[in-house]
RNA sequence: GAGUUUGAUCCUGGCUCAGAAUGAACGCUGGCGGCAUGGAUUAGGCAUGCAAGUUGAACGCUAACUUCGGUUAGAGUGGCGCAAGGGUGAGUAACGCGUGAACGAUCUGCCUCUAAGUUUGGAAUAACUAUUGGAAACGAUAGCUAAUACCGAAUGUGAAUAUUUAGUCGCCUGACUUUUUAUUUAAAGAUUUAUCGCUUAGAGAUGAGUUCGCGUCCCAUUAUGCUAGUUGGUAAGGUAACGGCUUACCAAGGCUUUGACGGGUAGGUGGUCUGAGAGGAUGGUCACCCACACUGGGACUGAGAUACUGCCCAGACUCCUGCGGGAGGCUGCAGUCGAGAAUCUUCCGCAAUGCGCGAAAGCGUGACGGAGCAAUGCCGCGUGAAGGAUGAAGGCUUUCGGGUCGUAAACUUCUGUCAGAGGGGAAAAACUAUGAUGGUACCCUCAGAGGAAGCCACGGCUAACUACGUGCCAGCAGCCGCGGUAAUACGUAGGUGGCGAGCGUUAUUCGGAUUUAUUGGGCGUAAAGCGUCCGUAGGGGGACUUUUAAGUCAGAUGUGAAAUUUCAGGGCUCAACCCUGAACCUGCAUUUGAAACUGAAAGUCUAGAGUUCGGUAGAGGUAAGUGGAAUUUGUGGUGUAGCGGUGGAAUGCGUAGAUAUCACAAGGAACUCCAAAGGCGAAAGCAGCUUACUGGGCCGAUACUGACCCUGAGGGACGAAAGCUAAGGUAGCGAAAAGGAUUAGAUACCCUUGUAGUCUUAGCCGUAAACGUUGUACACUCGAUGUCGGGGGAAUUAGCCCCUUCGGUGUCUAAGCUAACGCGAUAAGUGUACCGCCUGGGAAGUACGGUCGCAAGACUAAAACUCAAAGGAAUUGACGGGGGCCCGCACAAGCGGUGGAGCAUGUGGCUUAAUUCGAGGCAACGCGAAGAACCUUACCCUGGUCUUGACAUGCCAGGAUGGGCUGCCUGAAAGGGAUAGUCCCUGCCUUCGGGUGAAACGUACACAGGUGCUGCAUGGCCGUCGUCAGCUCGUGUCGUGAGAUGUCGGGUUAAGUCCCUUAACGAGCGAAACCCUUGUUCCUAGUUGCCAGCACGUAAUGGUGGGGACUCUAGGGAGACUGCCGGUGUUAAACCGGAGGAAGGUGGGGAUGACGUCAGGUCCUCAUGGCCUUUAUGACCAGGGCUGCACACGUCCUACAAUGCGGUGUACAGAGGGAAGCGAACUCGCGAGAGCAAGCAAAUCCCAAAAAGCGCCGCCCAGUUCGGAUUGCAGGCUGCAACUCGCCUGCAUGAAGCCGGAAUCGCUAGUAAUCGUGGGUCAGCAUACCACGGUGAAUAUGUUCCUGAGCCUUGUACACACCGCCCGUCAAGCCACGAAAGUGGGGAGCAUCCGAAGUCGCCAAGCUAACCGUAAGGAGGCAGGCGCCGAAGAUGAGCUCCGCGAUUGGGACUAAGUCGUAACAAGGUAGCCGUAGGGGAACCUGCGGCUGGAUCACCUCCUUU
Repeated sequence: GAGUUUGAUCCUGGCUCAGAAUGAACGCUGGCGGCAUGGAUUAGGCAUGCAAGUUGAACGCUAACUUCGGUUAGAGUGGCGCAAGGGUGAGUAACGCGUGAACGAUCUGCCUCUAAGUUUGGAAUAACUAUUGGAAACGAUAGCUAAUACCGAAUGUGAAUAUUUAGUCGCCUGACUUUUUAUUUAAAGAUUUAUCGCUUAGAGAUGAGUUCGCGUCCCAUUAUGCUAGUUGGUAAGGUAACGGCUUACCAAGGCUUUGACGGGUAGGUGGUCUGAGAGGAUGGUCACCCACACUGGGACUGAGAUACUGCCCAGACUCCUGCGGGAGGCUGCAGUCGAGAAUCUUCCGCAAUGCGCGAAAGCGUGACGGAGCAAUGCCGCGUGAAGGAUGAAGGCUUUCGGGUCGUAAACUUCUGUCAGAGGGGAAAAACUAUGAUGGUACCCUCAGAGGAAGCCACGGCUAACUACGUGCCAGCAGCCGCGGUAAUACGUAGGUGGCGAGCGUUAUUCGGAUUUAUUGGGCGUAAAGCGUCCGUAGGGGGACUUUUAAGUCAGAUGUGAAAUUUCAGGGCUCAACCCUGAACCUGCAUUUGAAACUGAAAGUCUAGAGUUCGGUAGAGGUAAGUGGAAUUUGUGGUGUAGCGGUGGAAUGCGUAGAUAUCACAAGGAACUCCAAAGGCGAAAGCAGCUUACUGGGCCGAUACUGACCCUGAGGGACGAAAGCUAAGGUAGCGAAAAGGAUUAGAUACCCUUGUAGUCUUAGCCGUAAACGUUGUACACUCGAUGUCGGGGGAAUUAGCCCCUUCGGUGUCUAAGCUAACGCGAUAAGUGUACCGCCUGGGAAGUACGGUCGCAAGACUAAAACUCAAAGGAAUUGACGGGGGCCCGCACAAGCGGUGGAGCAUGUGGCUUAAUUCGAGGCAACGCGAAGAACCUUACCCUGGUCUUGACAUGCCAGGAUGGGCUGCCUGAAAGGGAUAGUCCCUGCCUUCGGGUGAAACGUACACAGGUGCUGCAUGGCCGUCGUCAGCUCGUGUCGUGAGAUGUCGGGUUAAGUCCCUUAACGAGCGAAACCCUUGUUCCUAGUUGCCAGCACGUAAUGGUGGGGACUCUAGGGAGACUGCCGGUGUUAAACCGGAGGAAGGUGGGGAUGACGUCAGGUCCUCAUGGCCUUUAUGACCAGGGCUGCACACGUCCUACAAUGCGGUGUACAGAGGGAAGCGAACUCGCGAGAGCAAGCAAAUCCCAAAAAGCGCCGCCCAGUUCGGAUUGCAGGCUGCAACUCGCCUGCAUGAAGCCGGAAUCGCUAGUAAUCGUGGGUCAGCAUACCACGGUGAAUAUGUUCCUGAGCCUUGUACACACCGCCCGUCAAGCCACGAAAGUGGGGAGCAUCCGAAGUCGCCAAGCUAACCGUAAGGAGGCAGGCGCCGAAGAUGAGCUCCGCGAUUGGGACUAAGUCGUAACAAGGUAGCCGUAGGGGAACCUGCGGCUGGAUCACCUCCUUU
């Protein structure tokens, strides 16, 4: 820097990625070289070989050779070395390491320098010989022998100890020099002619030892803690040396919150990796230091060890054994086994560098120098170069044209690095000589593009895309996430991108992460201020003067190893690598200065703080006393049937007298009004009145003290309610409990009772949403306006009012801050000081441990595991059993219906061989279907047939025929088979030579076909919200932003219609208007329409002439615009009323449907992607079905009658249709209809009769003269056909039904209701649909309610948007954790016992060469014994850590389990916090608290006027 919480936004916050690195490992792949690196795990076990020897110039012996001079070899004595080099990191949290000091408390072989010496004697012993034990390892006895081995004596330059004298110096425990005396104390020779040794002493160098300051991981769930040699002293011992190092005695100290003790982990450093740095992580290779050497203990030798390849003992393990006893220690180099993801050759050489010995030659050296193995890392090189377009073949893809791999290849011309072959051939060496590497590097020659490319990725982050396969499968995945039939995300292919002898993955570290924040974060609401105060340590601290120099600053000196890093230069062909030089090493110490600031010391001051005096307000606290109202109870009176309670009831109380009412009494608790966002208090909290005691504040004034101050880890005190203990008290209220309701249930909400409790005293508890969710203190930084307590000024009779000041308490606001909301002198602004707290969500404020508590529990406080979020503020929507405004046949007011009956029709269901399919709340159900007997019609069923097909195009071959009509057989038909006749037809072009091959037939193939699937792949069309008034944009402005503004507000409208106001100004799609129709009128035009006037004619009729006046027809105009008047209103928009007018405020009706919603409907109208089918899911045919009927629902029709029915007479429409048609008149038939037939392609003819109405007559309330279902018989019409299954007529029959439960539908005027008429579909079939006119109402006071919609506002945990979200128990699976009777193991200590080796001490009767002694013997030494200490071991009581554990507890997780619905809206009882009780569960209830509660009303305050 990016991805990821959201519909979107800003913030907080975690998770993840891109980078660099590694002693790495794994997968795929692999040409060469250089330089590095390579057992990180079991400090597990080890076969085999090698890793430390050397010296004959210290010594004797033996053997071989000999030029007799000697040389060489062997074992041994002696010397030096073996304490170095090499390995490892187990232990160690320590003076172990690092750094800087100290030794006045020390040692130092070999080396260097200086001084002095090196005299003289003695006794042994290995080797060897002999005997002998043992399996071996290894010895035993006797004898012989040498030395630079061992011992005595002398000398003493010196040294040491004691004593004595003088001087110099120092951090005054002393050091150095000097002097006197006494005592003690050395030596080794060899070879040879000059050296090497040896002894003593001093000095140096080197190395070692010791001490100190500072630094050096985590845990306080390790703290009234640790310590008996512990801390100190005296004395002695011991050490190279100081010292409790050790011992005896004495004292009681010592360490610790600046983290002792304990636990865990760990070698430390230079450095390495990362990072801008500060830091963080790390300590492999190289270098320095430390520690260790099978585990534990111990000393010896030595200059040096408590000794890796030495010794002794114990233990474990392994091996040998003749069972008696022995041997061993790869954490040296190789190598082996084991465990492990994992780490090499049992190589060459001492040539170089070093080390040991030696006088030297030299010898030794798994140190080292090299080679080998491993892409383990870093670096370098190569796998070819140039040309080459038919853009080859092939692959992939395609819109079928092409595109791409791709100049890539082929092909042509070249080159020769690496590898290969041949030849030459180094340096590394300064040396007389000597080269493992190595015939290597390098050079020359040769041939030939020949032998040499892979890995990962391609959804975003992140460079790179297509096809096929698969179909929530297989799989991918670092995070987000992909996969459910069109996957750039899986698998494969092509292509592309990245890196390249490597590439990916995994693991780990740093970075990004300012995500522990010193640099460099935070805490009102996101995680985070302790409930409040007091106060210890600590931290911080006013003014002035002087001094000091700890901090601070500057200079100098020493040190800060080398390597590394950086810079410069150089060497390998370059680079990696190596070499040289410089810088750096930010540190520490010493020293010299400075004196501003901090500190320290001293002195002074008053501004901070406090004291004094005078006032003053107050529910501040404690105790005692006291008052009235009310509730309840009791007693008595009056009084009678109810009371009480609720949404409505019931339980309950009451005739044994309640409730009500009056009087009296008792008792407890709380204090109405005043009263106020008013007061007081640190907070919790505090309210009748009086008294006593008492704390604090504020104001004013004077004097005093003189920084006495602020904060505050631990600590202490106070601390609502609930709860606990004891004793009281108990009126009301009231967890629990009981009962009644409600409910599906109701362990609740509501009601009736009611116990703890609430109250008092004494104690405990110590927590709350203990909140301003805002720690305390101080300072500074615009204003406005309330209120409380003081003071001052002016003024006033007084009060009010005004100005001002100090202290509280509110509101609004500027700058500033903030993610925003907001805060804003009472800061969340600007600063200072100190404390507390936070670091993703969950698990969890839980477990374990500890402390406190009588208990409840409180405080302290994790992890495993799990998720990629959890969260804050604000935005737009949606939603609310939130609010406001407004509209609609939404309700109300009315009229008529449906729901009941019969029938029609559609749907479901059932049935069926099949009852084709679709439509499903509104917005499916007289819907698709404007009309299923066949057809329609659909693989819906049964049966029979066809297969390039019923229909289209192309191709191939043939050839000229083919088509219409009429015939034959079979068959239900389709189809199949055979075959004749007839005729109007037989294409197109033509240069007339011919060509082509349309139509049709045949064959094979491409293909046709599909009402098959997917309306959730789609187009188109449609429904719906809704003819609702909304939906947006440009520019500007505001906001970090999503967004807002405009579009809100005040009016008004049918309307986002218009007006006004206004950070908006404009615009668009909608609304309106434009269009059609209807209502009035004018003009024009009069046929088929009309007929007033004029004629003719008839029984009568515009019948005829004629006419255009009227009606009408159909073209064009006019008319209506709130235009006019009055009122209201803001001078507006507009509204109300009126005039005129045919019509008045959109005149009525229609067409017209914004952005969008419903994955709404339709793949069966049509079109179409994909899939499926191809002798069938295609095509044809016959018959059946779609009409089936216990039932349920929707929509109609007809009725139930008298506003009616029947009969009879009679009047008035409009709009349509008509040629396979409408069909008059006439005749026949009761009728449906039939026959014949005029007229009419229609303002001419026909359908055609309008009906309700009106007049008259009958019926008289009845299942009827209502109603017409059902059924029988007889007919008619259409049609190939009327059985399943049409319509109509006549006669006969005459069901149900007497106005319809809950519920529900339509309608506001020419409307409802009612009456008929026509049309489309159609051979026929209409109660449906679409139109037409006739008659023609009632009601609307209104918006409380139901329903739907719109706008504004509010809450939200919703955004798939309430059909949302979401909580807990229970059941299932799986995972980790806790508890648990117990059980197994580890660790460190304590106590007791036992006690190896060994040092030390004592003894030493046994043994004993050197000295003394003539000798006896002595001195000295040793074996051996004893003692202290003492490892391992044993036992005991505990501590601590880990594992297992029947059972048990909660927790996390898991598409579709169960029960409820607790939370989010007023979430339907507001929620939440603390506490207590209860309940399957979420939860409920009591008490106190909070607003992080909606809504309404009131109060208060603020702003504006």